RNA sequence: AGGCGUUAAAGGCAAACUUACUCGAAAGGGUAAGGACGCAAAGUUUCCGGUCUAAGGGUUUUCCUAUGACAGCGGGGCCGCCAGA
Numbered sequence: 001a002g003g004c005g006u007u008a009a010a011g012g013c014a015a016a017c018u019u020a021c022u023c024g025a026a027a028g029g030g031u032a033a034g035g036a037c038g039c040a041a042a043g044u045u046u047c048c049g050g051u052c053u054a055a056g057g058g059u060u061u062u063c064c065u066a067u068g069a070c071a072g073c074g075g076g077g078c079c080g081c082c083a084g085a
Base pairs, nucleotide, nucleotide: 005082012039013038017034018033019032020031021030022029023028037072043078044077045076047075048074049073050070051069052068056065057064058063
């Protein structure tokens, strides 16, 4: 320096849900408080796949469509604590 993360140590993040305010057409997001499902990257990044929504556009029964969204869906990029065996 790197790998493994069965074992440590010090810590970190925070799902569902609740409350208040708020952005968005929606999906979904932000701030504060509570909460603790879980996570060795649950740090970050839409590059690839996937999923969600459909304002606008198309179609005009229905439905289709991302330029919108999800990083706690999977893969990839970048940064990164410790150092037991």
Molecule: c-di-GMP-I riboswitch aptamer
Organism: Thiotrichales bacterium